Predicted 3D model of a 76-nucleotide RNA (transfer RNA) from a Dehalococcoidia bacterium. Its mean pLDDT, the model's own confidence on a scale to 100, is 80. It was read from a public genome assembly. Rfam family: tRNA. Rfam links the family to the GO term triplet codon-amino acid adaptor activity. The organism belongs to Dehalococcoidia, within Bacteria.
RNA sequence: GUGAGCGUGGCCAAGUGGUUAAGGCGCGGGAUUGUGGAUCCCGAGAUCGAGGGUUCGAGUCCCUUCGCUCACCCCA
Numbered sequence: 001g002u003g004a005g006c007g008u009g010g011c012c013a014a015g016u017g018g019u020u021a022a023g024g025c026g027c028g029g030g031a032u033u034g035u036g037g038a039u040c041c042c043g044a045g046a047u048c049g050a051g052g053g054u055u056c057g058a059g060u061c062c063c064u065u066c067g068c069u070c071a072c073c074c075c076a
Stems, first nucleotide, its partner, number of pairs: 001072007010025003018056001027043005049065005
């Protein structure tokens, strides 16, 4: 350089155009326990990498761009 894939809370992760973005870990509070751990209950935390477009409606489709990963090519 060419091609493909991925990007969603602190971390992991579901979503396949249609109501307010599920869940797990972690975090905060509470219950239980002599304390801790474990268990149970409640809660906070996401404008979905960025920008634009299509649509009545976009995490989802299209374009540009940034980052990461993989394969291939060229030079050394």